A computed fold for a 73-nucleotide RNA from an Anaerolineae bacterium, annotated as transfer RNA. Its Rfam family is "tRNA". It is annotated as a transfer RNA. The organism belongs to Anaerolineae, within Bacteria. RNAcentral holds the sequence, with entries from ENA.
RNA sequence: GUGAAGAUAGCUCAGUUGGUAGAGCGCCGGCCUGAAGCACCGGAGGUCCCUGGUUCGAGCCCAGGUCUUCACA
Numbered sequence: 001g002u003g004a005a006g007a008u009a010g011c012u013c014a015g016u017u018g019g020u021a022g023a024g025c026g027c028c029g030g031c032c033u034g035a036a037g038c039a040c041c042g043g044a045g046g047u048c049c050c051u052g053g054u055u056c057g058a059g060c061c062c063a064g065g066u067c068u069u070c071a072c073a
Stems, first nucleotide, its partner, number of pairs: 001072007010025004019056001027043004049065005
């Protein structure tokens, strides 16, 4: 330099044909216990990498950009 894949909660990752963004772990509270842990119940936490476009409507489609990984040169 060329091509491909990826970026979504604190972390690891889902997200179907475009139609109100989710799980596990972690965190907070409850319950339990002499106390703690485990289990159980509930809760908080998101500008879906950035900027535009298409659309009634975009995490998803299109264009450009940034970063990461891989392959080729």